Overview: The part of an RNA shown here (small-subunit ribosomal RNA, 3' major domain) has 464 nucleotides and comes from an uncultured marine eukaryote. Its mean pLDDT, the model's own confidence on a scale to 100, is 81.
[in-house]
Context: one part of a larger RNA
RNA sequence: UGACGGGGGCCCGCACAAGCGGUGGAGCAUGUGGUUUAAUUUGAUGCAACGCGAAGAACCUUACCAGUCCUUGACAUGGGUAGUUUGGAUUUUGGAGACAAUCUCCUUCAGUUCGGCUGGCUACCACACAGGUGCUGCACGGCUGUCGUCAGCUCGUGUCGUGAGAUGUUGGGUUAAGUCCCGCAACGAGCGCAACCCUUGUUUUUAGUUAUUUUUCUAGAAAGACUGCCGGUUAUAAGCCGGAGGAAGGCGGGGACGACGUCAAGUCAGCAUGCCCCUUACACCCUGGGCUACACACGUGCUACAUUGGGUAAGACAAUGAGUCGCGAGCCUGUGAAGGUCAGCAAAUCUAUAAACUUACUCUAAGUUCGGAUUGUAGGCUGUAACUCGCCUACAUGAAGUUGGAAUCGCUAGUAAUCGCUGGUCAGCCAUACAGCGGUGAAUCCGUUCCCGGGCCUUGCACA
Numbered sequence: 001u002g003a004c005g006g007g008g009g010c011c012c013g014c015a016c017a018a019g020c021g022g023u024g025g026a027g028c029a030u031g032u033g034g035u036u037u038a039a040u041u042u043g044a045u046g047c048a049a050c051g052c053g054a055a056g057a058a059c060c061u062u063a064c065c066a067g068u069c070c071u072u073g074a075c076a077u078g079g080g081u082a083g084u085u086u087g088g089a090u091u092u093u094g095g096a097g098a099c100a101a102u103c104u105c106c107u108u109c110a111g112u113u114c115g116g117c118u119g120g121c122u123a124c125c126a127c128a129c130a131g132g133u134g135c136u137g138c139a140c141g142g143c144u145g146u147c148g149u150c151a152g153c154u155c156g157u158g159u160c161g162u163g164a165g166a167u168g169u170u171g172g173g174u175u176a177a178g179u180c181c182c183g184c185a186a187c188g189a190g191c192g193c194a195a196c197c198c199u200u201g202u203u204u205u206u207a208g209u210u211a212u213u214u215u216u217c218u219a220g221a222a223a224g225a226c227u228g229c230c231g232g233u234u235a236u237a238a239g240c241c242g243g244a245g246g247a248a249g250g251c252g253g254g255g256a257c258g259a260c261g262u263c264a265a266g267u268c269a270g271c272a273u274g275c276c277c278c279u280u281a282c283a284c285c286c287u288g289g290g291c292u293a294c295a296c297a298c299g300u301g302c303u304a305c306a307u308u309g310g311g312u313a314a315g316a317c318a319a320u321g322a323g324u325c326g327c328g329a330g331c332c333u334g335u336g337a338a339g340g341u342c343a344g345c346a347a348a349u350c351u352a353u354a355a356a357c358u359u360a361c362u363c364u365a366a367g368u369u370c371g372g373a374u375u376g377u378a379g380g381c382u383g384u385a386a387c388u389c390g391c392c393u394a395c396a397u398g399a400a401g402u403u404g405g406a407a408u409c410g411c412u413a414g415u416a417a418u419c420g421c422u423g424g425u426c427a428g429c430c431a432u433a434c435a436g437c438g439g440u441g442a443a444u445c446c447g448u449u450c451c452c453g454g455g456c457c458u459u460g461c462a463c464a
Stems, first nucleotide, its partner, number of pairs: 001464002004460002007458007015448002019411005026303008034294002042053002064289004073129001077128002079125007093110002096107002131278002134276001136274001141271001142267003145263001147261001152191006158167003171182003197255004202223007226249001229243005305404001309363007322351002326345002330341004370401001375396007417440007
């Protein structure tokens, strides 16, 4: 000087408290461990691994296993030989056209010939080499997580100290903030904070077709919020409290943005790359299997255990986004998944029942008209192909489960909770995931003693 303390002081955070809803019990989905296996490819492992890499494992993917094939190789560059093709250039012939009186010149088309050059393709030969999802993330680049959007981390000059270092950065206030003010042997500066960026809430104006059908909507631009105004308080400061006006008030809400550094954190399997290793194999091709196994353990979720509910019928209201190998209206067939036919739309034009909700009827406390697992049969769709191993439909079947121990998680407002919708990946789909969108819409915050994490000052010190 740091780190640490079941030392002290001050302060903050869904950290506790106050509340609301969960997880932990059940069934299923999914990931992991373990076990099994010919193989169950592999990485990730406290927070910060475990619906994570994977925004799609039937084949492919695929890296694993079994079997088969192949050896200059699936892919790249270079040499030689042979073949083929096209273009360019050259020679010759013919035809046509434009212009012109003609010669001449130009353009185009067709055919023939030739050897050389160049380019492309194919085959063969020999070798340099290719190839490796093989190893090392403790050799690296790049990228990322984390403390943490926490308020910190430093430098120049000066001064102090023998020196390591200190000062500044501490102190008094204040702030979300090393934010600002005051004071001070310091004076300044940099990276962070804030602001500048995007979006949303209000208005004006301009423009507009496909929206709307007469002022909404959409798009662009501009305005608007700055403690600007008033009062109080404070130290006549910074600020804080209250008020006015205002769509919005004190950072208006949300996002992007992540200082110096920490964890030899993660990634050699995105990519790149040093070293090492394999080279008739640890490379390459294909078929089938596996990654989907299953006494079990854990994480994350979905569905429930019902009356604030289940069922039937009728009625109402969104937003984001997507669409031509596509979205597919309407009509017909089918109980249905779906099939047939066929408009519109490369889309503000066409395409998709929003659901919770409201109204009426019914069920009446029961393992039920709750719950839907599991299983059987018959079908539909995608795709060469659904046995291992897809999704969906109909009928039948109708398991556990009556609110969950110790423990533990999320959330402070359009939030939690609840309800549906869309998209990416994608032939199809194991999506209950992920990323978004809107609908309905709460409770509570006395407070900082305690638990956890963090910041500043100070003190002790068996640590560096």